The part of an RNA shown here (large-subunit ribosomal RNA, domain IV) has 343 nucleotides and comes from Candidatus Sulfotelmatobacter sp. The source organism's lineage runs through Bacteria, Pseudomonadati, Acidobacteriota, Candidatus Korobacteraceae and Candidatus Sulfotelmatobacter.
Context: one part of a larger RNA
RNA sequence: CCAUGCUUAAGGAACUCGGCAAAAUUUCCCCGUAACUUCGGGAUAAGGGGAGCCCGGUUGGGUGUAGGGAUUUACUCCCGAAGCCUGGCUGGGCCGCAGAGAAUUGGGCUAAGCGACUGUUUACUAAAAACACAGGUCUCUGCUAAAGCGGAAGCUGAUGUAUAGGGGCUGACGCCUGCCCGGUGCCGGAAGGUUAAGAGGAUAGGUGCAAGCCUUGAAUUGAAGCCCCGGUAAACGGCGGCCGUAACUAUAACGGUCCUAAGGUAGCGAAAUUCCUUGUCGGGUAAGUUCCGACCUGCACGAAUGGCGUAAUGACUUCCCCGCUGUCUCCAACGUCAGCUCA
Numbered sequence: 001c002c003a004u005g006c007u008u009a010a011g012g013a014a015c016u017c018g019g020c021a022a023a024a025u026u027u028c029c030c031c032g033u034a035a036c037u038u039c040g041g042g043a044u045a046a047g048g049g050g051a052g053c054c055c056g057g058u059u060g061g062g063u064g065u066a067g068g069g070a071u072u073u074a075c076u077c078c079c080g081a082a083g084c085c086u087g088g089c090u091g092g093g094c095c096g097c098a099g100a101g102a103a104u105u106g107g108g109c110u111a112a113g114c115g116a117c118u119g120u121u122u123a124c125u126a127a128a129a130a131c132a133c134a135g136g137u138c139u140c141u142g143c144u145a146a147a148g149c150g151g152a153a154g155c156u157g158a159u160g161u162a163u164a165g166g167g168g169c170u171g172a173c174g175c176c177u178g179c180c181c182g183g184u185g186c187c188g189g190a191a192g193g194u195u196a197a198g199a200g201g202a203u204a205g206g207u208g209c210a211a212g213c214c215u216u217g218a219a220u221u222g223a224a225g226c227c228c229c230g231g232u233a234a235a236c237g238g239c240g241g242c243c244g245u246a247a248c249u250a251u252a253a254c255g256g257u258c259c260u261a262a263g264g265u266a267g268c269g270a271a272a273u274u275c276c277u278u279g280u281c282g283g284g285u286a287a288g289u290u291c292c293g294a295c296c297u298g299c300a301c302g303a304a305u306g307g308c309g310u311a312a313u314g315a316c317u318u319c320c321c322c323g324c325u326g327u328c329u330c331c332a333a334c335g336u337c338a339g340c341u342c343a
Stems, first nucleotide, its partner, number of pairs: 003336003007332001010329002014327001019324001027051005036041001038172001052094012067079004071074001095099001107322002111318003114314002119131002135170007147156003173309004178239003183236002185232005192227003198221002204215004240258005267301001268298001279295005
């Protein structure tokens, strides 16, 4: 010096990106236990007390000898001194630094974000807020179903039948889910326009004496699609600007104007979203770019690409506190394994 143990005065997170690591807690019994809550929980909440060994008293349970009782008289049943086994309560005593004497064996509280939850995942850098989930909703499918695999036969779906099956989105629960169908998509529409092959055959040409044969091909007819007309947003998506105005000022309930398919409703908001920004105010600290509560000027939240809440839950993320400690002030001693130096 590397690795790994163990201990440490006083202090106790001053360490650090961050209490990472370590320490502390840990068992059983008794007492006691808040907010909140979906009334189940939260909860081993939190916070306290007890625990070894010896002797005595007392009170249970089991077994059951002697004895007693009963009858259906027999390997019968019931009660039950003693003895043995095993708990509780209580009085006294003993020892050690220490009695769950070792080992195994939760630290706790508070607040916020996200995801409801138990689960799943990047075999070998990511376990999560990602995926899944029950629930919700849209859509397709009437059975030889839709959908899928397969040149096909055939099979799955399903020995199922719309309370079923497939696909998409959302993601427990509670309160809710606003406006826009102009664009794109999808659905509907026996009209009309356009439109292929085909049907049709006017006209014109070649050839021939002619009959004819060979070309040219107009009008007309002619499907889906597209155009067109409607519907549909828990389909893809979208959800404005400028100017003025109230008897201090400021602000603008109000008015004007332009544009649009319609101009963002409820709720939330410097947010996992806020650039300016360490916004401003309040709280916590002696001191707080983080954190919590507000404000709203939302660069660039917003309602199933769900919005806002939410008990329980999490090896998730963030902040504070108590306990605890060699993380640190500030290092040191000792053990073990290597290295190194010397011999």